A computed fold for a 1427-nucleotide RNA from Capsicum annuum, annotated as small-subunit ribosomal RNA. The prediction has a mean pLDDT of 84. Rfam family: Bacterial small subunit ribosomal RNA. Its family is annotated with ribosome and structural constituent of ribosome in the Gene Ontology. Lineage of the source: Eukaryota > Euphyllophyta > Gunneridae > Solanaceae > Capsicum. The RNAcentral record of the sequence draws on SILVA.

[in-house]
């Protein structure tokens, strides 16, 4: 450093996710060692137990108990030492250690000064005189369960007092006030005290800058702001109280809410930055909640008191005791955090003269893989050996493997089970779920998961936008801010520079150093962008100041103009009334109807009224900020812009609040009311029409006064200034030329357009009227839905407007362009598409397929054109796959092995066969004689078999688009790209064929031509074929012949070649001549790149699955042929252009030895006998029919039509009943030309007549394929309708319109708003109560030291009382959370209704505001806008 993911594909924007580092972390899983670290993030939730703060007998009464030692007979005493102690007393307990609850502050944090205090400590200057009184403890008595008192009477002091002294404080004029103490030692002398003064450290208090979020928190304060006087404090101070003035904070965001200890620092990051505040240091608060003081050098005191409250604990019920957020540890919450260890050896602290004593601080074990870091599961030598254990060893494990991401492969599963970070996988061939092997990462650890920053320039200072993507306010006109023309001066506050003070250590960073190394540790450096000091600089910008005119103003001369208010007056039209002619229909639509009309409509002609808008001039022409503004005319009035160059001198730009104006609709009062027209009735339309169309009509549209403040209020583009290539219009005004004037034609300024470079832009596009290139302001946007919607608030008569959110849900949702597709959009062109004709289906009987229904089966398949006379070019057996029944299991059929045997054949029995069973005969080929090789049968096993599945796993092959002109590829250019040019454009053509123009220029497949078959000729060649002789009842067995026909072969021939019009002088085209044939001659064979998951596994092949005594295989018999019914493709008809008889006549192309079968005989016929000749230009099928002459029949269900049926027969075939065809005679249905609809055909064509053939024993063949006979009409011509191709076009499609998509209603499910109220936290604020306690009073009580001689006083304390006041009550608000019966819209949710608004002209163009309206989308109706 990126990357994946919105498309068919591209570009862009623009979220969503991942790679990466970090942790106090925590779960799964798995676990060898050490080193150094770190360990209750949650309940500031309760807390057994034991420790966390004492020390000093060298301050002091005194008590204990050890020992020594004397004395004594002995209780027992005294004196020394030692140690221990309760209580007097001195320090010390305000530190250490712990927690983050509070707190948005001078709390911290940088940076300063000033009006204080300060114990131990250090420095220095002095001093300790002289009295006294008490009180514990000890004791006796006593209360009480205890906790813990009471009363008497005694004592020490470094504990108290009190007198003098004094350098000190107060005051400053007298004058006042205030100290002290001793231990210890034989001494030296050592530790203390007391008063000052200095410092060191702290402590308190001030003040500048900084320090999170919310405006849906906009006004906040009464001691509040100052000010005197007084109190009070260590100190200043509204600190406090009385008086007093009305002050003070606030959009640079006060107040209020909401969070939250700030900091050094840690985590990321390239760096700005952003997040965070565990261990470590420093610092402020806090100790169960509130509240107080006291003592003290410091406390409003974590292991001090006092109160009040919850809580728990003892109790003898009367009263007591207690606070682990100290170190261990326990319960509880909790995804989740250790030992009720050791010792003061170290370091630090208290205390002490020292010894020492205390220290849960500290120092160190333990516990945890919680984290960094190293090392090891091993290697070398060697083979001479000792011991101990042990016995492949103590020692790998985890996660991943579709891409992003390093790493595949099987097997099970079958949208299941699951997976997932994001896209996304799984619906029978999962590298994606599980499992297994394999493979990659890391490795004593590894993945998950939470949390942060990064990648995210995805809040853009570095370093982002805004026409269209999300973002310019509808427009002004202004206030506070912000930015600001030239030229000189002063100042230095910005700004630069130089020095300096400071940002605490620790971390980071760089150097060397210690631990084997590392991590950790230590020394030194550097850094440290801030803050404050000094001293200089003066360009910038800012001030003082004086000037200037280029910005901007004023005045002066013209000038346009629908700019703005108000009045006045006009014609055209329109309805309406009214009067006159008239005398049946008018209106209106796609086509009606409804309406109006003989009570006189429309028309037509006069007259008269009323609102309302103002033709033509008119023009991307004008003015105005913007909305917006037109018939003339007059008054009033604003602004522009042009000329000349008089005047001020920066007075200017933009502008948050603020203020004005602001279409249309809509309100509210009064007026109008023609017309036109929301709502509404009505008549069409339609399945339905709340609608488009029609014919009415009411608000309202119009004034007049006031409200509303919104539009696509658009150029989808904010406003000023400045710079940067041109060109063509055009409006307004000057100059120059020119002229008699008007033009014309060059220039300048101010608008208005089109083009258009350069640069910009994703792209489209803009482009001096920028979306270029800069500079100030402002205002705005940050994914898509929720939602411009809830709650608040603010304005409003209301409708509403304005500000203006969350939860939830998705991984997109959006701009431009591109290639298709597709339009009930254009435009060109074709095509039996239409149109023009001519004959049919569709209705009748029949054949046949196909659906369905039946059935043991009625095998399977194909299913809109592109299925249905289709596989099947032949279902009585067989075919055959279906069914029932009878049978085999290595098998009907292949290979391989072993035995064995030639095989084949023939007879009988039995049975529907199939097969069982029993006889009879027979002895092949090769040989190196060992065998081989074949065939049949036996037996086991591999295995055969399978019309069984899946055409959506394929291959071949087929059909359709479509014999449509198209589809592509190379190099080149263009664009960021998908892609485009070529392939477009003008002509042309059946064609992307051909020419011409051209950033293109050539080429592949495709057209086209090469092949076939036919149409003319000509050479060549004559049998079986043609011709002449000859002959015959007929017959080719004669002889000539090669002209013709005909046949085979090989050639020529047609090529817009020739002429004339046309066209561009081109391709080409139209007409003509020659010519069999003229513009592809007819016709066939040939199907590009593709598309449809078309079609087929039952033609074949196959991949997986499935069956294997059976989903295989024989075999009998049935069935595919059923039959109420419907559809499709024929056949034959309805008749007189005809049908029956009778007689003539004219082909092509086939077929044919298990065949064709002549000829002759028989039969009414079919057929039968018989069997010549044909292996076929010979002989046979074979007879062509339609046609023509010519009888009859005359328009009838007929001499029409032939269906159905009975009867005889004939052919094939092992068999003809289900289930063939053929014939004789009978029999003689429907049906009389076919609704809607709908097919086929352009010339030897439709139409109609016959022939022939494939399969085939025979045949259900009317089918299919081919063959020739007779032979037509019509095409004006592309408006329509299908289908296609080119071009441009929309587009919200791309599975491409059979697409996408909107809203209701119904059902599930999730967050939320409202909601009578409930519950509870929080805050203030009024009032009542009032605990302790500071301070004040105090005529009560009491009193040791002092003062007086006494009485008595000072002074102390108890008590009572004043005010302040925690907790508590009460009232009424505010605020936040919870909850809630009901109810509202919102979101999701494979196959629910209901109707199509939208995207195309989306079928009535969309859409914005605004009103009405309607089941829903929608609909209308005004006004605006192209998007």
């Nucleotide at each position: 450093a990126g990357a994946g993911u919105u498309c068919g594909a591209u570009c862009c924007u623009g979220g969503c996710u991942c790679a990466g580092a970090a942790u106090g972390a925590a779960c799964g899983u798995u676990g060898g060692c050490g080193g150094c670290a770190u360990g209750c993030u949650u309940a500031a939730c309760a807390c057994a137990u034991g420790c966390a703060a004492g020390u000093c007998g060298g301050a002091u009464g005194g008590g204990a108990a050890a020992c020594a030692u004397g004395g004594g007979a002995a209780a027992u005493g005294g004196u020394a030492u030692u140690u221990c102690c309760a209580g007097u007393g001195g320090c010390g307990g305000a530190u250490g250690g712990g927690u983050g609850a509070g707190u948005a502050a001078c709390g911290c944090g940088u940076a300063a000064g000033a009006a204080c205090c300060u114990g131990c400590c250090c420095u220095u200057a002095g001093g300790a005189g002289g009295g006294g009184a008490a009180c514990a403890a000890g004791a006796g008595c006593u209360g009480g369960a205890a906790a813990c008192g009471g009363c008497u009477g005694c004592u020490a002091a470094u504990a108290c007092c009190c007198c003098g002294u004094a350098u000190g404080c107060u005051g400053a004029g007298g004058a006042c006030c205030a100290a002290a103490a001793g231990g210890a030692g034989g001494a030296a002398u050592c530790c203390g005290c007391c008063c000052g003064a200095a410092g060191a450290g702290g402590u308190g208090a001030u003040c500048a800058c900084a320090u999170c979020u919310g405006a849906u928190u906009a006004g906040c304060u009464a001691g509040u702001u100052g000010g005197u006087g007084a109190g009070g404090c260590a100190a200043u101070a509204g600190c406090u109280u009385a008086c007093u003035a009305a002050g003070g904070c606030g959009a640079u965001g006060a107040u209020c809410a909401g969070u939250a200890g700030a900091u050094g620092g840690u985590c990321c990051g390239a760096g700005a930055g952003g997040a965070u505040g565990a261990u470590c240091a420093a610092u402020g608060a806090c100790a169960c909640u509130g509240g107080g003081a006291c003592u003290g050098a410091g406390a409003g005191a974590c292991g001090g008191c006092c109160c009040a409250g919850a809580c728990u604990c003892c109790u003898a019920c009367g009263g007591g005791a207690g606070g682990c957020a100290g170190c261990a540890g326990u319960g509880u919450g909790g995804a989740a955090u250790u030992u009720u260890c050791c010792g003061c050896a170290a370091u630090g602290g208290g205390c002490g003269a020292a010894a020492g004593c205390c220290u849960g601080a500290c120092g160190g074990a333990g516990c945890a893989a919680u984290g960094c870091c190293g090392c090891a599961u091993g290697g070398a030598g060697g083979u001479a050996u000792c011991u101990g254990g042990g016995g492949a060893a103590u020692a790998a494990g985890c996660a991943u493997c579709g891409g992003c991401u390093a790493a595949c492969u099987c097997u099970a599963u079958g949208c299941c089970a699951g997976c997932a970070g994001c896209c996304a996988c799984g619906g029978u061939a999962a590298u994606a779920c599980a499992g297994a092997g394999a493979a990659u990462g890391c490795a004593a650890g590894u993945g998950u998961u939470a949390u942060c920053c990064g990648g995210a320039a995805u809040g853009a200072c570095u370093g982002g936008g805004g026409a269209u993507a999300a973002a310019g306010c509808a427009u002004c006109u202004g206030u506070a801010g912000g930015u600001g023309g030239c030229u000189u001066u002063u100042u230095a506050a910005g700004u630069c520079c130089a020095c300096c003070c400071u940002c605490a250590a620790a971390u980071c960073c760089c150097a060397g150093g210690g631990c084997u190394c590392a991590a950790c540790c230590c020394u030194g450096g550097a850094c440290a962008g801030g803050c404050a000091g000094u001293g200089g600089a003066a360009a910038c910008a800012a001030c003082c100041a004086a000037g200037c005119u280029a910005g901007a103003g004023u005045a002066u001369g013209g000038u346009g103009g629908a700019g703005g208010c108000a009045g006045a007056a006009g014609g055209a039209a329109u309805u309406u009334c009214u009067g006159g002619u008239g005398g049946a229909g008018u209106a209106u639509u796609g086509a009606a109807a409804u309406g109006c009309g003989u009570a006189a409509a429309g028309a037509u002609c006069g007259g008269a009224a009323a609102g309302a808008a103002c033709a033509c001039c008119a023009a991307c022409g004008g003015c105005g900020a913007a909305a917006c503004c037109a018939c003339u005319c007059u008054g009033c009035u604003g602004g522009g812009c042009c000329g000349a160059c008089a005047c001020u001198g920066a007075a200017a730009c933009u502008g948050a609040g603020a203020g004005a104006c602001g279409a249309a609709a809509g309100c509210u009062a009064g007026g109008g009311g023609a017309g036109c027209a929301a709502a509404u009735g009505g008549u069409a339309u339609c399945a339905g029409a709340u609608a488009c169309c029609c014919a009415a009509g009411u608000a309202g549209u119009c004034c007049u006064a006031g409200c509303c403040g919104u539009a696509a209020a658009u150029a989808a583009u904010g406003g000023a200034u400045a710079c940067u290539a041109g060109g063509c219009g055009u409006u307004g005004u000057g100059c120059g030329u020119a002229u008699c004037g008007a033009c014309c034609c060059g220039u300048g300024c101010a608008g208005u357009g089109c083009u258009g470079u350069a640069g910009c832009u994703a792209a489209c596009a803009c482009g001096u009227u920028a979306a270029g290139u800069a500079u100030c302001c402002c205002g705005c946007c940050u994914g898509a839905g929720g939602a411009g919607u809830a709650c608040g608030u603010u304005c409003g008569c209301a409708a509403g407007a304005a500000u203006g959110a969350a939860a939830c849900u998705c991984a997109a949702a959006g701009a431009a362009a591109u290639u298709g597709a597709u339009g009930g959009g254009g435009g060109c062109c074709c095509a039996c598409a239409c149109a023009a004709g001519c004959g049919g289906u569709g209705g009748a009987g029949c054949a046949u397929c196909u659906g369905g229904u039946c059935u043991a089966a009625u095998u399977c398949g194909a299913u809109g054109c592109a299925a249905a006379g289709u596989g099947a070019a032949g279902a009585a057996c067989c075919u055959u796959u279906c069914c029932a029944g009878g049978g085999c299991u290595u098998g009907a059929c292949a290979u391989g092995c072993c035995g064995c045997u030639a095989a084949u054949c023939c007879u009988c029995u039995u049975g529907a066969a199939a097969g069982a069973g029993a006889g009879a005969g027979g002895u092949a080929c090769c040989u190196u004689c060992g065998a081989g090789a074949a065939u049949a049968c036996g037996a086991a096993c591999a295995c055969a078999g399978g019309u069984g599945g899946u055409g959506c796993a394929u291959g071949g092959u087929u059909g359709u688009c479509g014999u449509c002109a198209g589809c592509u590829c190379a190099u080149g250019c263009c664009g960021u790209a998908a892609g485009g040019u070529u392939u477009u454009g003008g002509g042309u053509u059946a064609a992307g064929u051909c020419c011409c123009a051209u950033a293109a220029c050539g080429a592949u497949c495709g057209c086209a031509a090469c092949c076939c078959u036919c149409g003319u000729g000509u050479u060549u060649a004559g049998u079986u074929g043609c011709c002449a002789u000859c002959g015959u009842u007929g017959a080719g067995u004669u002889u000539g012949g090669a002209a013709c026909c005909c046949u085979g072969a090989a050639c020529a021939g047609a090529c817009u070649a020739u002429c004339g019009g046309u066209g561009a002088u081109a391709a080409g085209u139209c007409g003509g001549a020659g010519g069999a044939a003229g513009g592809u001659a007819a016709g066939g064979a040939u199907g590009a790149c593709g598309u449809u998951a078309a079609g087929u596994c039952a033609u074949c092949a196959u991949u997986c699955c499935c069956c294997u005594u059976a989903u295989g295989c024989c075999c009998u018999g049935g069935g595919c042929g059923a039959c109420a019914c419907a559809c499709g493709u024929g056949c034959u008809a309805c008749a007189a252009u005809g049908g029956c008889u009778g007689g003539g006549a004219c082909a092509a192309a086939g077929g044919g030895u298990c065949g064709c079968g002549a000829u002759c005989c028989c039969c009414c016929g079919a057929g039968g006998g018989u069997g010549a000749g044909c292996u076929a230009a010979c002989c046979c099928c074979a007879a062509a029919a339609a046609c023509c002459c010519a009888u009859c029949c005359u328009c009838a269900g007929u001499u029409u039509g032939g269906a159905u049926u009975a009867c005889a027969g004939g052919a094939u075939g092992c068999a003809u009943c289900u289930c063939u065809c053929c014939u004789g005679c009978a029999u003689g249905a429907a049906g009389a030309c076919g609704g809607a609809a709908u097919c086929a055909c352009u010339a030897g064509u439709a139409a109609u007549c016959a022939c022939c053939g494939g399969u085939c024993a025979g045949u259900c063949a009317u089918a299919c394929g081919a063959c020739g006979g007779u032979g037509a009409a019509u095409u004006c011509g592309u408006u329509c309708u299908c289908a296609g191709g080119c071009c441009a076009u929309a587009u919200a499609c791309a599975a491409a319109c059979c697409g996408c998509c909107c809203a209701u209603c119904a059902c599930a499910c999730u967050a939320u708003g409202g909601g009578a109220g409930c519950u509870a936290u929080c805050c203030a604020u009024g009032c009542c109560c009032g605990a302790a306690u500071u301070c004040g009073u105090u005529a009560c009580c009491u009193u040791a030291a002092u003062c007086g001689c006494a009485a008595g006083g000072a002074g102390g304390g108890g008590g009572a009382u004043g005010c302040c006041g925690a907790a508590g009550g009460u009232a009424g608000g505010g605020u936040u959370a919870g909850u809630g019966a009901c109810u509202g819209g919102a979101g999701u949710g494979a196959a629910g209704u209901c109707a199509u608004a939208a995207c195309a002209a989306g079928g009535u163009a969309g859409c914005c505001g605004u009103a009405c309206u309607g089941g829903a989308a929608g609909g209308u109706g005004c006004g605006g806008c192209u998007g």